[in-house]
Molecule: FMN riboswitch aptamer (RFN element)
Organism: Paraliobacillus salinarum
């Protein structure tokens, strides 16, 4: 440095302002928010005979994971279900850069129907960091 085994420890964000109404962060106008790896022509930093290194960088591209369905011997594992982007630029090349303009977002609960409230959850969990140990 790598792989594996154990153990640690981390690991979701969000209705201001308003408007009807008996009742609404649930309807309307409007606001706000984006999980985990991958990709990445951007961006900053360091280097430096210009080759590189290192970090961040997609909600809507590729996969996962939550939920929820089924089967399984609870634990657990398997399967299965699972939302959402055009357009113009600039280019050898961009669904990732730039401009614009659109979409989307479990399940149960509510005085009135929820991406944001409350609950399941002081749970799980993509995965991240770290440590120890044996090997190459």
């Nucleotide at each position: 440095u790598u792989c594996u085994a154990u153990c640690u420890u981390c690991g979701g964000g969000g209705c201001a302002g308003g408007g009807u109404g008996u009742a609404a962060u649930u309807c309307c106008c409007g606001a706000c928010c984006g999980a985990c790896g991958g990709u990445g022509a951007c961006a900053a930093g360091c280097a430096a005979u210009u080759c590189g290194c290192u970090u961040g960088a997609a909600g809507u591209c590729c996969g996962u994971g939550a939920c929820c369905c089924g089967c399984u011997u609870u634990u657990u594992g398997c399967g299965g279900u699972g939302g959402a982007u055009c357009u113009g630029g600039u280019g050898a090349g961009a669904u990732u850069c730039c401009a614009g303009a659109g979409c989307c977002g479990a399940c149960a609960g509510u005085u009135a129907a929820a991406g944001u409230c409350u609950g399941g959850a002081u749970g799980g969990g993509a995965g991240a960091a770290g440590a120890u140990a044996c090997g190459g």